Predicted 3D model of a 527-nucleotide part of an RNA (small-subunit ribosomal RNA, 5' domain) from an uncultured bacterium.
Rfam family: Bacterial small subunit ribosomal RNA.
The RNAcentral record of the full RNA draws on ENA and SILVA.

Context: one part of a larger RNA
RNA sequence: AUUGAACGCUGGCGGUAGGCUUAACACAUGCAAGUCGAGCGGUAACAGGAGUAGCUUGCUACUCGCUGACGAGCGGCGGACGGGUGAGUAACGCGUAGGAAUCUGCCUGAUAGUUGGGGAUAGCCCAGGGAAACUUGGAUUAAUACCGAAUACGCUCUACGGAGGAGAGCAGGGGAUCUUCGGACCUUGCGCUAUCAGAUGAGCCUGCGUGAGAUUAGCUAGUUGGUGAGGUAAUGGCUCACCAAGGCGACGAUCUCUAGCUGGUCUGAGAGGAUGAUCAGCCACACUGGGACUGAGACACGGCCCAGACUCCUACGGGAGGCAGCAGUGGGGAAUAUUGCACAAUGGGCGCAAGCCUGAUGCAGCCAUACCGCGUGUGUGAAGAAGGCCUUAGGGUUGUAAAGCACUUUCAGUAAUGAGGAAAGGGGUGUAGUUAAUACCUGCAUCCUGUGACGUUAGCUACAGAAGAAGCACCGGCUAACUCCGUGCCAGCAGCCGCGGUAAUACGGAGGGUGCAAGCGUUAAUC
Numbered sequence: 001a002u003u004g005a006a007c008g009c010u011g012g013c014g015g016u017a018g019g020c021u022u023a024a025c026a027c028a029u030g031c032a033a034g035u036c037g038a039g040c041g042g043u044a045a046c047a048g049g050a051g052u053a054g055c056u057u058g059c060u061a062c063u064c065g066c067u068g069a070c071g072a073g074c075g076g077c078g079g080a081c082g083g084g085u086g087a088g089u090a091a092c093g094c095g096u097a098g099g100a101a102u103c104u105g106c107c108u109g110a111u112a113g114u115u116g117g118g119g120a121u122a123g124c125c126c127a128g129g130g131a132a133a134c135u136u137g138g139a140u141u142a143a144u145a146c147c148g149a150a151u152a153c154g155c156u157c158u159a160c161g162g163a164g165g166a167g168a169g170c171a172g173g174g175g176a177u178c179u180u181c182g183g184a185c186c187u188u189g190c191g192c193u194a195u196c197a198g199a200u201g202a203g204c205c206u207g208c209g210u211g212a213g214a215u216u217a218g219c220u221a222g223u224u225g226g227u228g229a230g231g232u233a234a235u236g237g238c239u240c241a242c243c244a245a246g247g248c249g250a251c252g253a254u255c256u257c258u259a260g261c262u263g264g265u266c267u268g269a270g271a272g273g274a275u276g277a278u279c280a281g282c283c284a285c286a287c288u289g290g291g292a293c294u295g296a297g298a299c300a301c302g303g304c305c306c307a308g309a310c311u312c313c314u315a316c317g318g319g320a321g322g323c324a325g326c327a328g329u330g331g332g333g334a335a336u337a338u339u340g341c342a343c344a345a346u347g348g349g350c351g352c353a354a355g356c357c358u359g360a361u362g363c364a365g366c367c368a369u370a371c372c373g374c375g376u377g378u379g380u381g382a383a384g385a386a387g388g389c390c391u392u393a394g395g396g397u398u399g400u401a402a403a404g405c406a407c408u409u410u411c412a413g414u415a416a417u418g419a420g421g422a423a424a425g426g427g428g429u430g431u432a433g434u435u436a437a438u439a440c441c442u443g444c445a446u447c448c449u450g451u452g453a454c455g456u457u458a459g460c461u462a463c464a465g466a467a468g469a470a471g472c473a474c475c476g477g478c479u480a481a482c483u484c485c486g487u488g489c490c491a492g493c494a495g496c497c498g499c500g501g502u503a504a505u506a507c508g509g510a511g512g513g514u515g516c517a518a519g520c521g522u523u524a525a526u527c
Stems, first nucleotide, its partner, number of pairs: 001526003005523005012374006018367002020332001025330003029327003034077003039074002042070002046068003049064007084285003093210007102202002107198008115149001117147002125138005155164003169190006177184002211257003218248003223245008260282004264275004287308005310321004338364001340363003346360001347358004377407004387398004411468001413463003417459001421454001425449009471516005476497003482511005492499002
């Protein structure tokens, strides 16, 4: 000088940050990932409308998916992001500089398409089983779910003859024409398929760097290399068969211990040393161990399967669970916060959109934990008051300190006013694009409307009154600051030297003083 600090005494306000360093110990409860009806069959609930019946003439009951919507279900996208933790890892894990044998949903650009069919299955209905979790059989139905056929500019394979391989529709609007009055058809938008390129992201390889121990000296059989095959998105002993006998090591292999790495942070003139909280990048993990499935992407924190430990339910047959998400509880500990508010902003997922979801995030609460700022009054005031302490008894000191007088009102308090964080979104008008179209849709301009958790916001104004606001450590030397009383090697102090055995500036108290100050000391740790 510093700290994610703790402890003791004390404690007025605000701003900005930070807040389980220990048990990767166990967890009650709530929430943390959904969304799309403009993919689908539908209608459990709510609202509107229509119809039928009853009557008490404005109510009740029933029916109709007709409309707004929508439980459960099929389907799509997202649950691989965001959030947490640092157990493991001394490693191509990380940092840095390169490389070639790769993939990449959504997004951007470009090219070519989007034809014609089929069979199922959830749900619903019926009938069962089970305490529950759940589950069985039958009948029936839809799709942007699934599967063929046709086609293939480019694509893949090729023995260069050829062979193989895709798709899906939905919504808005509409003048002719056709119509079974549903629509066809045209057009716009959103999708879908194939291919090329980009962007982004990811996988892989290599040089160099990245702890301690030699009281660890030898280690290694898929081991090192080759050929062939398999496997992967891709290179490769990655795996396998065969062959060869290699490979690493005092420039420290192997083994043991410790540890997430970095940008950074602390210190220091620097070199260096120490460290890796918050924030940012990368990695690893998700009760413990193992495994794959789906998918563009996982071997997946709030998915699945198996085994194990633990907890819970049970009708004893069988089931359920995983806070190292946000709060919160027990425990451990010197020690670390609320079971808060809101999606208003920023960002993310889904959706054409409106919007829905979002313990990410924005805010608020608690804590002097840290840093910074402000205040606890200002001026005047000598009779140098009283009281205290000391005294050579004259006086000295506390001390302009107080009182008194004159002012001020920051902050806190009470009341009023009041920005900014708001951009969007919705409606209208105009214009341009698109188009057969003055529909629709989209862009731009403009007008109106309109959204704030924080919030009793920040700020500003008024009111009242010095009114509500100072402590802690030290005073022998180092080291700024001295006297009296008590005690008598006792009680005690102490960072080092050392004080205390009857005049102690070193112990305890008092008066006085010194240093910091809403803090001050102590302890721990680093330079």